[in-house]
Molecule: transfer RNA
Organism: Halobacteria archaeon
């Protein structure tokens, strides 16, 4: 340089075809239980959905253009 996948909570992933509450699990934080602690139980999402622009009444979803990360081709 071309392709093809990926990027969304601390960390591991879904949600994306088919626009409309931003969520799963683990971690942590706060109560609870304990002498204490760890386990259990109970309550909390902490997020510019990789940047930016454009389409919509609305974008993590759709289009452009950028970076950044794997694997192929050259």
């Nucleotide at each position: 340089g071309c392709c093809a996948c990926g990027g969304u909570a601390g960390c591991g992933c879904a949600g994306u075809c088919u626009g409309g509450g931003a969520g799963c699990g683990c971690a942590a934080a706060c109560g609870g239980c304990u002498g204490a602690a760890g386990a259990c139980c109970g309550u909390u999402g902490u997020g510019u959905c990789g940047c930016u622009g454009g389409u919509u009444c609305a974008a993590a979803u759709c289009c452009g253009g950028c970076c950044c990360g794997u694997g192929g081709c050259a």